Predicted 3D model of a 735-nucleotide part of an RNA (large-subunit ribosomal RNA, domain II) from a Candidatus Aenigmatarchaeota archaeon.
Model confidence (mean pLDDT): 85 of 100.
Context: one part of a larger RNA
RNA sequence: GGCAGGGAGUUUGCCUCCGUGGCGAGGCUAAGCCGUUCUGCGGCGGAGCCGGAGCGAAAGCGACGUGCGCGCAGCCGAGGUAAGCGGGUUCAUUCCCGGCCUUUUCGGCGAGGCGCGGCGUAUGAAAGUGCGCGCAGUCACGGGGGCAAGACCAGAAACCGCUCGAUCUAACCCCGGGUAGGGUGAAGUCUCGCGAAAGCGGGAUGGAGGCCCGCUACCGGUGCUGGGUUCCAACCGCUCGGGUGACCCGGGGUUAGGGGUGAAAAGCCAAUCGAGAGCGGUGAUAGCUGGUUCCUUCCGAAAUGCGUCUCAGCGCAGCCCCACCGGAGACAGGUAGGGGGGUAAAGCACUGAUUGGGGGGUUGUGGGACGAGAGUCCUGGCCUCCCUGUCAAACUCAUAAUCCCCUACCGUCGUAGAAGGUGGGAGUGGGGGCGUCGGGGUAAGCUCGGCGUCCGAGAGGGGAACAACCCAGACCGGGGUUAAGGUCCCUAAUGUCGGCUAAGUCGCAAAGGUAGUCCCGGUUCUAAGACAGGGGGAACGUAGGCUUAGAAGCAGCCAUCGUAUAAUCAACGCGUAACAGCGGACCCCCCGAGAACCGGGGCGCCGAAAAUGGACGGGGGUAAGCCGACAACCGAGACCCCGGACCGCGAAAGCGAUGGUGUAGGAAGGCGCUCCGCGUGGGUAGAAGCCUCUCCGUGAGGAGGGGUGGACCGCGUGGAGAUGAGAAUCCUGCC
Numbered sequence: 001g002g003c004a005g006g007g008a009g010u011u012u013g014c015c016u017c018c019g020u021g022g023c024g025a026g027g028c029u030a031a032g033c034c035g036u037u038c039u040g041c042g043g044c045g046g047a048g049c050c051g052g053a054g055c056g057a058a059a060g061c062g063a064c065g066u067g068c069g070c071g072c073a074g075c076c077g078a079g080g081u082a083a084g085c086g087g088g089u090u091c092a093u094u095c096c097c098g099g100c101c102u103u104u105u106c107g108g109c110g111a112g113g114c115g116c117g118g119c120g121u122a123u124g125a126a127a128g129u130g131c132g133c134g135c136a137g138u139c140a141c142g143g144g145g146g147c148a149a150g151a152c153c154a155g156a157a158a159c160c161g162c163u164c165g166a167u168c169u170a171a172c173c174c175c176g177g178g179u180a181g182g183g184u185g186a187a188g189u190c191u192c193g194c195g196a197a198a199g200c201g202g203g204a205u206g207g208a209g210g211c212c213c214g215c216u217a218c219c220g221g222u223g224c225u226g227g228g229u230u231c232c233a234a235c236c237g238c239u240c241g242g243g244u245g246a247c248c249c250g251g252g253g254u255u256a257g258g259g260g261u262g263a264a265a266a267g268c269c270a271a272u273c274g275a276g277a278g279c280g281g282u283g284a285u286a287g288c289u290g291g292u293u294c295c296u297u298c299c300g301a302a303a304u305g306c307g308u309c310u311c312a313g314c315g316c317a318g319c320c321c322c323a324c325c326g327g328a329g330a331c332a333g334g335u336a337g338g339g340g341g342g343u344a345a346a347g348c349a350c351u352g353a354u355u356g357g358g359g360g361g362u363u364g365u366g367g368g369a370c371g372a373g374a375g376u377c378c379u380g381g382c383c384u385c386c387c388u389g390u391c392a393a394a395c396u397c398a399u400a401a402u403c404c405c406c407u408a409c410c411g412u413c414g415u416a417g418a419a420g421g422u423g424g425g426a427g428u429g430g431g432g433g434c435g436u437c438g439g440g441g442u443a444a445g446c447u448c449g450g451c452g453u454c455c456g457a458g459a460g461g462g463g464a465a466c467a468a469c470c471c472a473g474a475c476c477g478g479g480g481u482u483a484a485g486g487u488c489c490c491u492a493a494u495g496u497c498g499g500c501u502a503a504g505u506c507g508c509a510a511a512g513g514u515a516g517u518c519c520c521g522g523u524u525c526u527a528a529g530a531c532a533g534g535g536g537g538a539a540c541g542u543a544g545g546c547u548u549a550g551a552a553g554c555a556g557c558c559a560u561c562g563u564a565u566a567a568u569c570a571a572c573g574c575g576u577a578a579c580a581g582c583g584g585a586c587c588c589c590c591c592g593a594g595a596a597c598c599g600g601g602g603c604g605c606c607g608a609a610a611a612u613g614g615a616c617g618g619g620g621g622u623a624a625g626c627c628g629a630c631a632a633c634c635g636a637g638a639c640c641c642c643g644g645a646c647c648g649c650g651a652a653a654g655c656g657a658u659g660g661u662g663u664a665g666g667a668a669g670g671c672g673c674u675c676c677g678c679g680u681g682g683g684u685a686g687a688a689g690c691c692u693c694u695c696c697g698u699g700a701g702g703a704g705g706g707g708u709g710g711a712c713c714g715c716g717u718g719g720a721g722a723u724g725a726g727a728a729u730c731c732u733g734c735c
Stems, first nucleotide, its partner, number of pairs: 001735006011149013026050003032044005054061002064117001067116004074109005085098004118133006152291004159281006170255009179245001181213003184209001188205007218242003223238002226236002257273001259269003294670006304317005318428002320425006329413003333410008346396002351392003356387007366379005431455010460471003475644007485634003488619003494631007506621001512606003516603010533590005539563003544558003569584001572583003646659001647656003671724001673721010689708008
């Protein structure tokens, strides 16, 4: 890992709701006793329990079995109607009656239901208010749920008790054992020297030391982060530390679990230690994690609010399901009418902010100039008016679209039972994407809200792939038509017409830039010759005046005239020390047709850097790109048609405009397994089981044939459950 077998909502008590049945103002017995055909059954047993009255803290007091009305089902009466049924009748499928059903109208009664009215009690001075009253329970069985219990199963880390452990290891006690070789050379001693002495020094001797070297033994375990899934749940190799010591080792003993021992690491106490192990309390507890077993049908959520020692949980509400009551209206949409509002945009009339200009005012007189001063002038600050230019969530003169409420009509839903109500069962209370409107944030696949929608819980088609983007809501089978999106090849399906792009733009991107190219509009000049280019001229008074060393168009200041001209600046730039010189403006000539500029639009270009080699899905494309127009085709489970099954209603026939996804979850109906009662069958002429084939059923499953097997097994009906396996790092076995 595979296969087989095992493997999880049970049981009891009490409460509550529903179903079925018995009895009913009552219902039931419990223990126990008697009998018996003895897990049981029959009888007795009324103790006791629930119900029959409530209200009040209590003392205590103590209610409609209907006085009036509405009205569902239904019934009665009247009218109308088609088909089928029964009877009678007629020539007749004609007519009549009955009954039933369907549709409709009117009237009466009307259980249940509802509304008035009334009553009990508490309180209150009263008004009033709270609770109750026009009578249904109880027992049994079955089912749903709650509580208590191990309470669906598996899983702790822990806590407590009693025992067992110092053959490992820690410390200590007792008795023993071990330690190649080499080096160093303390004290002491002897001797020599010095010294007054204390003593000091030299040499020799001596042999100390938790001294040195050391692959002796032995003890250890530094590095290679070597080898090693193993020889090993700590080993092997090389290397390395200690190696006369607080050394190492053997044997015998002592200390025990909140305890020991510890040269202290919370180390060690038998592969276990921040509290050993075994057993027990024990099925501890786990708001956490995993798992939880057959089918079909109907409906179908939530990830919100409030509270919470609460935030991974829970309670109540909200949303889902089921049953019952109820008995006719309901409101997601549209149109119209009547109301509400102060948002978007806009505006500046208010509150504030705010550009420039002008007028007025003010200042115990801001600054400056002039003046001897009075004062004058210039310029500020503040207030105000006018013109002008702006801004605002907490500004609004005015004010949308939407939105909300009411009414009417349409529409849709509803007697196949809506609205409303009661009871029972849940799940959810981690949400997320997108669109739009907002708050926070530099921003975020960010965060917090409102509205909508989808995913969640939604399959199918498209988007290369891709929960939530586009199309579209899947009962089954068959055929057709479309949607989104596509139609060169991969790959189903394409052509035509006009224009644009040259960037492979298409096939990421901004501010900003762009004599790329196409289109549109405008202004000016132009055959009296524009624009560009080339040739020529560009003068004189004059070097204008001043200034200056100089100032000649060209440092600077002032002025900026006149003359001659086709034109020519008292000079636009370069240049010189200053001149000179070179261009420019301006004019003429050559040339001969458009030129210069402004604005707008289309498609491009630059801006453009990321990590393995590389992406339009790929190939590839100049149309197979982009814009516009037209025609056609492909393409879903959508839509249409045919057949079938289901669901709802109905006795049936039949009807159903809108019926059919589905997680958590609710409800309903079934299949299969084991055992039991009753009934009825099969089997050695072959039961069960196993293998295989065929058929039936939407399905769980069922039936039959053949083989194997060799002794038991079905069916109907009712009952009872240790009743269904793929998952739990599930358990056991086998391979």